[in-house]
Context: one part of a larger RNA
RNA sequence: UUGGGCGUAAAACGUCUGUAGGUGGCUUUUUAAGUCCGCCGUCAAAUCCCAGGGUUCAACGCUGGACAGGCGGUGGAAACUACCAAGCUGGAGUUUGGUAGGGGGUAGUGGGAAAUUUUGGUGGAGCAGUAAAAUAUGUAGAGAUCAUAAAGAACACCAACGGCAAAAGUACUUUACUGGGCCGACACUCACACUGAGAGACGAAAGCUAAGGAAGCGAAUGAGUUAGAUACCCUAGUAGUCCUAGCCAUAAACAAUGAAAACUAGGCUCUAUGCAUAUUGGCCCAUACAGUACUGUAGUUAACACAUUAAGUAUCCCACCUGGGGAGUACAUUCGCAAGAAUGAAACUC
Numbered sequence: 001u002u003g004g005g006c007g008u009a010a011a012a013c014g015u016c017u018g019u020a021g022g023u024g025g026c027u028u029u030u031u032a033a034g035u036c037c038g039c040c041g042u043c044a045a046a047u048c049c050c051a052g053g054g055u056u057c058a059a060c061g062c063u064g065g066a067c068a069g070g071c072g073g074u075g076g077a078a079a080c081u082a083c084c085a086a087g088c089u090g091g092a093g094u095u096u097g098g099u100a101g102g103g104g105g106u107a108g109u110g111g112g113a114a115a116u117u118u119u120g121g122u123g124g125a126g127c128a129g130u131a132a133a134a135u136a137u138g139u140a141g142a143g144a145u146c147a148u149a150a151a152g153a154a155c156a157c158c159a160a161c162g163g164c165a166a167a168a169g170u171a172c173u174u175u176a177c178u179g180g181g182c183c184g185a186c187a188c189u190c191a192c193a194c195u196g197a198g199a200g201a202c203g204a205a206a207g208c209u210a211a212g213g214a215a216g217c218g219a220a221u222g223a224g225u226u227a228g229a230u231a232c233c234c235u236a237g238u239a240g241u242c243c244u245a246g247c248c249a250u251a252a253a254c255a256a257u258g259a260a261a262a263c264u265a266g267g268c269u270c271u272a273u274g275c276a277u278a279u280u281g282g283c284c285c286a287u288a289c290a291g292u293a294c295u296g297u298a299g300u301u302a303a304c305a306c307a308u309u310a311a312g313u314a315u316c317c318c319a320c321c322u323g324g325g326g327a328g329u330a331c332a333u334u335c336g337c338a339a340g341a342a343u344g345a346a347a348c349u350c
Base pairs, nucleotide, nucleotide: 004321005320007304008303014202015201016200017199021195022194023193025088026087027086028085031082033081034080035077036076037075038074039073040072041071042070043069049065050064051063052062054060091192092189093188094187095185096184097183098182099181103178104177106176107175108174110172111155116150117149119147120146121145122144126137163170164169207247208246209245210244212242216241217240221236222235224233258317260315262313263312266295267294270291271290273288274287299306300305323350324349325348332343333342334341335340
């Protein structure tokens, strides 16, 4: 490389938008590039293959013939791909009426519980902590209890196997702005689609820069414990956690399962909507569509398991894999303030 793979064995980019490219619905027409058929030329000889005959056989050599193709020319065919032209509505989109939602960002509005601290009252000896202790704290009045005030962070119950979002993620109340989905209906556009190398955007936590903020928690650090204790446990506690502006670009970024559309038994749960039925209303029952779980047949799988939300059956595009270690290292390049990130070997060894 061919072939084969990618849930757990090596391997789905963290996620999306989208350029080039690849692939692409139904009907009719044109052309004849691909495709198919015929003929002609050419692809030196030798070699290989087949047949015949020669060397007493054979090797070897001689004669003849190809098969399978390539390139060029020429004459046709028109199903498929492509091209030309016209049309269609099922894919896709638009309009319209509904509908559920912690979807998003910015600026406001209102709120209560808790922990901490402040001030004052009552009170008077411990409190705190642990397996046991000690460090810490308290007659300069702690802890306890009642009232008061401050500031920061997070939003109990509802709450779900639930909802929404491309993923990361998303929840106190309420106002303004805004994206997407789903369902129903008639009408419109008429293939406008799918995927997507490069590219761009978003991207938890930690970390970085600058200015704030700081209640609780809490890397580091100090004290205690211990033979030692770079720990568990306890007491303090810096950075951080919060906010604003800008970087960083990684996670077991996981469903360890790329995207799209098609086909292939059922049963049952929840969410949203429609229709029918029922009713005061809701439930129940039946059904359709979109999601979301469980169970399970065929089939698949090394097994576990997956099973209409496929890991089944076939298609299309893209990423990635090729024994373990060395190594996600070295070197180099790009990016970054840095930390580092991305790309990414070899020797050697088993």
Predicted 3D model of a 350-nucleotide part of an RNA (small-subunit ribosomal RNA, central domain) from Capsicum chinense.